[in-house]
RNA sequence: AGAGUUUGAUCCUGGCUCAGAACGAACGCUGGCGGCGUGCCUAAUACAUGCAAGUCGUGCGAGAAAGUUCCGCUUCGGUGGAGCGAGUAAAGCGGCAAACGGGUGAGUAACACGUAAGCAACCUUCCUCUAAGUUGGGAAUACCCCUGCCAACGCGGGGUUAAUACCGGAUGUGAUCAAGAGUUCGCCUGGACUUUUGAUUAAAGAUGGCUUCGGCUAUCGCUUAGAGAUGGGCUUGCGCACCAUUAGCUUGUUGGUGGGGUAAUGGCCUACCAAGGCAACGAUGGUUAGCCGACCUGAGAGGGUGAUCGGCCACAUUGGGACUGAGAUACGGCCCAGACUCCUACGGGAGGCAGCAGUAGGGAAUUUUGCGCAAUGGACGAAAGUCUGACGCAGCAACGCCGCGUGAGGGAUGAAGGGUUUCGGCUCGUAAACCUCUGUUGAGUAGGAAGAAACGUUAUGGGGCUAAUACCUCCAUAGCCUGACGGUACUACUCGAGGAAGCCCCGGCUAACUACGUGCCAGCAGCCGCGGUAAUACGUAGGGGGCGAGCGUUGUUCGGAAUCACUGGGCGUAAAGGGAGCGUAGGCGGGAAGGUAAGUCAGGAGUCUAACACAUGGGCUUAACCCAUGUUCGGCUUUUGAUACUGCUUUUCUUGAGUAUGGGAGAGGGAGAUGGAAUUCCAGGUGUAGCGGUGGAAUGCGUAGAUAUCUGGAAGAACACCAGUUGCGAAGGCGGUCUUCUGGCCCAAUACUGACGCUGAGGCUCGAAAGCUAGGGGAGCAAACAGGAUUAGAUACCCUGGUAGUCCUAGCCAUAAACGAUGGACACUAGUUGGUGGGAGGAGUCAAUCUUUUCACUGACGAAGUUAACGCAUUAAGUGUCCCGCCUGGGGAGUACGCCCGCAAGGGUGAAACUCAAAGGAAUUGACGGGGGCCCGCACAAGCGGUGGAGCAUGUGCUUUAAUUCGAUGCAACGCGAAGAACCUUACCUGGGUUUGACAUGGGGGUGAAACUCUCCAGAGAUGGAGAGCCUUCCUUCGGGAACGCCCCACACAGGUGCUGCAUGGUUGUCGUCAGCUCGUGUCGUGAGAUGUUGGGUUAAGUCCCGCAACGAGCGCAACCCUCGUUCUUAGUUGCCAUCAGGUAAUGCUGGGAACUCUAAGGAGACUGCCUGGUCACAACCAGGAGGAAGGUGAGGAUGACGUCAAAUCAUCAUGGCUCUUACGUCCAGGGCUAGACACGUGCUACAAUGGUCGGUACAAUGGGAUGCCACACCGCGAGGUGGAGCAAAUCCCCGAAAACCGACCUCAGUUCAGAUUGGAGUCUGCAAUUCGACUCCAUGAAGGUGGAAUCGCUAGUAAUCGCGGAACAGCAUGCCGCGGUGAAUACGUUCCCGGGCCUUGUACACACCGCCCGUCAAGCCAUGAAAGGUGGGAGUGCCCGAAGUCGUUGCUUUAACCGCAAGGGGAAGCGCGCCGAAGGUAAGACCACUGAUUGGGGCUAAGUCGUAACAAGGUAGCUGUAUCGGAAGGUGCGGCUG
Repeated sequence: AGAGUUUGAUCCUGGCUCAGAACGAACGCUGGCGGCGUGCCUAAUACAUGCAAGUCGUGCGAGAAAGUUCCGCUUCGGUGGAGCGAGUAAAGCGGCAAACGGGUGAGUAACACGUAAGCAACCUUCCUCUAAGUUGGGAAUACCCCUGCCAACGCGGGGUUAAUACCGGAUGUGAUCAAGAGUUCGCCUGGACUUUUGAUUAAAGAUGGCUUCGGCUAUCGCUUAGAGAUGGGCUUGCGCACCAUUAGCUUGUUGGUGGGGUAAUGGCCUACCAAGGCAACGAUGGUUAGCCGACCUGAGAGGGUGAUCGGCCACAUUGGGACUGAGAUACGGCCCAGACUCCUACGGGAGGCAGCAGUAGGGAAUUUUGCGCAAUGGACGAAAGUCUGACGCAGCAACGCCGCGUGAGGGAUGAAGGGUUUCGGCUCGUAAACCUCUGUUGAGUAGGAAGAAACGUUAUGGGGCUAAUACCUCCAUAGCCUGACGGUACUACUCGAGGAAGCCCCGGCUAACUACGUGCCAGCAGCCGCGGUAAUACGUAGGGGGCGAGCGUUGUUCGGAAUCACUGGGCGUAAAGGGAGCGUAGGCGGGAAGGUAAGUCAGGAGUCUAACACAUGGGCUUAACCCAUGUUCGGCUUUUGAUACUGCUUUUCUUGAGUAUGGGAGAGGGAGAUGGAAUUCCAGGUGUAGCGGUGGAAUGCGUAGAUAUCUGGAAGAACACCAGUUGCGAAGGCGGUCUUCUGGCCCAAUACUGACGCUGAGGCUCGAAAGCUAGGGGAGCAAACAGGAUUAGAUACCCUGGUAGUCCUAGCCAUAAACGAUGGACACUAGUUGGUGGGAGGAGUCAAUCUUUUCACUGACGAAGUUAACGCAUUAAGUGUCCCGCCUGGGGAGUACGCCCGCAAGGGUGAAACUCAAAGGAAUUGACGGGGGCCCGCACAAGCGGUGGAGCAUGUGCUUUAAUUCGAUGCAACGCGAAGAACCUUACCUGGGUUUGACAUGGGGGUGAAACUCUCCAGAGAUGGAGAGCCUUCCUUCGGGAACGCCCCACACAGGUGCUGCAUGGUUGUCGUCAGCUCGUGUCGUGAGAUGUUGGGUUAAGUCCCGCAACGAGCGCAACCCUCGUUCUUAGUUGCCAUCAGGUAAUGCUGGGAACUCUAAGGAGACUGCCUGGUCACAACCAGGAGGAAGGUGAGGAUGACGUCAAAUCAUCAUGGCUCUUACGUCCAGGGCUAGACACGUGCUACAAUGGUCGGUACAAUGGGAUGCCACACCGCGAGGUGGAGCAAAUCCCCGAAAACCGACCUCAGUUCAGAUUGGAGUCUGCAAUUCGACUCCAUGAAGGUGGAAUCGCUAGUAAUCGCGGAACAGCAUGCCGCGGUGAAUACGUUCCCGGGCCUUGUACACACCGCCCGUCAAGCCAUGAAAGGUGGGAGUGCCCGAAGUCGUUGCUUUAACCGCAAGGGGAAGCGCGCCGAAGGUAAGACCACUGAUUGGGGCUAAGUCGUAACAAGGUAGCUGUAUCGGAAGGUGCGGCUG
């Protein structure tokens, strides 16, 4: 410090997720030791048991017992007394403490807390200091004794007694009060001090010592004051959570006066008076919460938290209340009420762990009913001391932090074993074994601390006190005493590598990879995502990586997140500018001078406890931990100063702003009047059959006279041309003309005011269209509606009608793509060029006009700059300042609820649950478009001939079947694999055999032969059995060995046309023989990418030329190759025969020839080379021509770029993986692949006269031939048969070519067309012709009369037509591959269909239009709104009742102290009454939560239904506000926007 994730890729916006740190944690696996810390976050739930607050006998009275000793008595059982126990225990009166310490965080949004101040408005036990005092009396009472009641708790009656308990009196240093005098200070009320007089007001003793017994004295107490210290109380400034879907709250409320109350101020309380007080700077209400020092995180600013430790507050079963006291409204006190628990004799009582342990419960989860007061601290005490679950320690827990260990060195045959493998190896791995060591830790033995110093006590010395060398007290020194932890830490010795390693991860982020298993299953997952048979992502193993007594997971917080942005973000299109203006509060504000000093800045002071943090140093072996010292920033207060800036104030200025004057333009607004054109209607005339409407029609109108045309009239609405990115207005918006009223703006020149300004939360006003209310009006147009079309449907688009509405008046509504998707104001920052309204100058002058310049407004381009890009660019989206509004992922949703507004429609404000990992912007490359442009192709058109109809052949589908083997399936499967299924083939079915196998290699044994040939038997055959013939080769040391073959045995293995073409190689198809596809360098762009390759021409062509930020290059095109076309050269048999000769019935038959044809080898030839013309541009090129056999690639072939289709093929072959192994292998027989209601493809033959039949007569080429082609002769009607010459072939044979031509018949018909089907008889091949071959003859003679929608081929030697040959093959072709014969028509042209290429445009597509995608309906799940109601809760109000209790009380009862002879006074207590008053009851509401039949929408969910709304002109451009209609998307009307 960043990374992953939206896309085909890119940049940006933006969310989600990860890596880090932390924790009072929990869970999973694992677990050696020590140190230091930490440990109920949940039920402030309920608690058994024990302990947690007592102490003082030097305040007081009183005072046991057990036991024991002694003395009596004794009935020997006991009993009485005395001493010790003991002035002890327990209890009591009294004092102090119990208000501290300890716990918890329920409540509390508050002066509760923090911080800084104040109290002139206060209190303070104990402690310290100072001053003064401590006198003299009295009356009771607890305990105790006697006695009564009671279950218990406890409650009485009588009697006795003490005090540092209680009550009077004296004294008054003082204090307080009243009146007066004075000094001084201050902060408004006032404070402090001095003084005079008067009044009121204290006390207690204990112990020690001495004593003349009177007392004195020390210490500790006590009293009155003053001061201090400490602790508290009260007040105030500032800070301190969320919600405005909480906007108004308040009657003791705000203030005053009098009174009361308190330690004290105060409505704290009360009576009266006034009507105030708080609030947008957030009152009131609701929700949540103890606050802080600090802790975690972070670079910081911040954000989160408030465990342990420390400070404060609050609470103590819930609520209320007071008492005591210095202090409480009291955790281990009291009273009352409620709930709960326990005891009970039913009458009544007792209790409060949020103290320490512990129990139950809750929970994911949190410890011992331990030891000790040795230390520190506290209470009491004079002290010893007692008490102390505070505290110190120990125990439990890896809960956290820190430290240590589980060994170290050597050791290669790189052991065994595991894993993997390309079988060679590699790896675990110096790892182990083995050798040499060490001893942290562990076990054992022995020793053994520091923490302890006080107090106390003893002794000595000194000081104070005193009459005192007693006593007491203080100080110093020395000795003694005191340790829970703990025989612990630590140390030494002995033993011995011995007892001590796991967890997570290994697809990317993110360090680390292989094998097997599994097969969208099981599972994983933080995000992206893995898994559908080769998973580095699941599970296991091996290996590796990380951390390590821990490691992972979960949860939470901060960080990363600049993702709420103060530091430090944005708003044209990504989320985001309010529809517009006016204006309140607020914020901000021009120049100069003076004052002030609030902000600001500087210095000083105080404070922000300690701990924590940081730095340095020190102590535990180190560290964690602990200790000491030091320190920064910052907050608040106070003080002194500075005065630039801001504020405040005074004065002033004119440039901001405004006013006056003179002009100007304008669809600015309101009202009134008025005009013509058009439309429709009415009346009349003319006139006749149609009009109207559409893509085409129909509905509609019209013979009752329409449309058309003319005349006249009526009505309403809107204002053509002018008209313009012209004008005006704040926006919405505004358009005939005239009049009137009125707002704003601009220009010019002067004068005046003197900052009067800008913005603007709330607020107010205006605000298109639609819509609403009431009344008018209503020509045209036109939601709804009706009808007609279209359509699968058509609730639409189109047509005919048509109502609200559109118009006016008055009033509502308040929304729009209310848009420049751009808030307002001011200033600054290059220009160029238009338009509108003014001014000034110049030229020209009669003007028009031209030109320069300056203001204001309005357009187009463009530099810098800016932007993610597009773009913006003086009219900023640039550079700055000020103010307002708004945004924070998509959906849910602008929805729900609540509130406000509205007549309603609805508007404004405006969530959450849940869900997704994206949604989005700009640009790029493709692809696509029922977008555009250019171009090409038998693509269309123009033609010729077909298919689709018939019969048959053949292939396919489907069906059938035991099997009908398998594959190919749009073009690019379907006469395809198959160049040929009767057996074989054959893979399928049935049946019968066989198991190392039909085939290959290896081992052992047997045999010498085997193999082979022949015969017989069983059998369908395979096979099994029997027999016969044959009797091997090589080497040899003659023993044998080797080779070869067969049989048997066992195992490795063979074998599979079994699966996967979506694991593959190879091969092939297709786009397409289309003209494209790329690269290097350079340049441009943030980038994907672009450029080049685009443009202008041209071409069959990215072919060539020109131009150009490109310059070059590669694969393709073309050419090079083959065949054909011309010619030459060479050669001349088997081919040829012109000339010469011979011969025949005839023939190159023969001699001969080498001319010709031909054969087959090599050359030539064609290159836009020449001419003319053309467009442009002088090029490329095109058109025409000459010449030429051939002319513009001469014709045909081969040749197929980068790539696409997971295209085809595992059944040609090869091959990974899987699978079968007496079978899915292999052998055999028979069957099947040939089935058949049907559908489709490809063909053949036809339907006839351009023909058929018969007869006759011509002319080819390519090829093939020995298990062959077969002449020729004979036989047969024929298929063919029988003989048989020649020929391994330019020689012989196949081999008669056919159409054509000549002649005859047929005469338009199911025929002398056609030739299926069927019957009969045959031929050939073959082991075999039944399923199931071909052919021949005789007979039979079906459909069919040119073929619907649709569709195919072909541009010249082509189509069409005619025959011939070949491959494979025993036989079988209408198929396939070739060959030649005859031999056309047409192409104007590119509008349209299909396919393709280039450029451009739009895009929401990228699996790329066979794309994407919307809504209803149906199903499941989830959360949520409404709802008759129901349940519960806290808070408040009114009324009723009213405990305890304070206060009040001219009531009643009662009374030891004092006064009084007495009555009584005075006082106190109780009761009664009164005010207030908790809980409770009741009533009506408000609020919140849960629930609720039913209901509404929403979200999610591989393959449901209906349509096709959107994205392309998405097939009616889309979107939008509103109204209306419709199953649904949606349609339509009105107005708006361009996205």
A computed fold for a 1539-nucleotide RNA from a Chitinivibrionales bacterium, annotated as small-subunit ribosomal RNA. Model confidence (mean pLDDT): 82 of 100. It matches the Rfam family "Bacterial small subunit ribosomal RNA".